[in-house]
Predicted 3D model of a 73-nucleotide RNA (transfer RNA) from Actinotalea bogoriensis 69B4 = DSM 16987.
Its Rfam family is "tRNA". Rfam classes the family as a transfer RNA.
The same sequence occurs in records of 4 taxa.
The organism belongs to Actinotalea bogoriensis, within Bacteria.
RNA sequence: GCGCCUGUAGCUCAGGGGAUAGAGCACCGCUCUCCUAAAGCGGGUGUCGCGCGUUCGAAUCGCGCCAGGCGCA
Numbered sequence: 001g002c003g004c005c006u007g008u009a010g011c012u013c014a015g016g017g018g019a020u021a022g023a024g025c026a027c028c029g030c031u032c033u034c035c036u037a038a039a040g041c042g043g044g045u046g047u048c049g050c051g052c053g054u055u056c057g058a059a060u061c062g063c064g065c066c067a068g069g070c071g072c073a
Base pairs, nucleotide, nucleotide: 001072002071003070004069005068006067007066010025011024012023013022018056027043028042029041030040031039049065050064051063052062053061
């Protein structure tokens, strides 16, 4: 340099045109307890990597860029 894959919550990931964007773990608050843990109840904490475009509508499709991984040179 070229090709392919990946980028969504603190972490691991689902969602591949239309719902208020989700799960597990973690975290926070409350209850309980002398305290802690466990248990129960409640809470999503997010510019969907960035920009432009397509569309009535984009996390999702197209193009460019950025970052990471793999392969070729």